[in-house]
RNA sequence: GGCCGCGUAGCUCAGCCUGGUAGAGCAAUCGCCCGAUAAGCGAUAGGUCCUUGGUUCGAAUCCAAGUGCGGCCACCA
Numbered sequence: 001g002g003c004c005g006c007g008u009a010g011c012u013c014a015g016c017c018u019g020g021u022a023g024a025g026c027a028a029u030c031g032c033c034c035g036a037u038a039a040g041c042g043a044u045a046g047g048u049c050c051u052u053g054g055u056u057c058g059a060a061u062c063c064a065a066g067u068g069c070g071g072c073c074a075c076c077a
Stems, first nucleotide, its partner, number of pairs: 001073007010026004020057001028044005050066005
């Protein structure tokens, strides 16, 4: 330098192909249960979906550019 994959809640990840109310588990907070704690059960909160632009009535999803991380290939002595 070329190509490919990934970036979504505090963490691990679905959802993207096929555009239409953003989700799960764990963690957190509150409650129930218990003599108390853990476990279990219930509820609540938590998101500019990496950034910018474009297409569209409507974008996490499609397109372009950029950016971070990872992988493969090439180049350089």
Molecule: transfer RNA
Organism: Candidatus Bathyarchaeia archaeon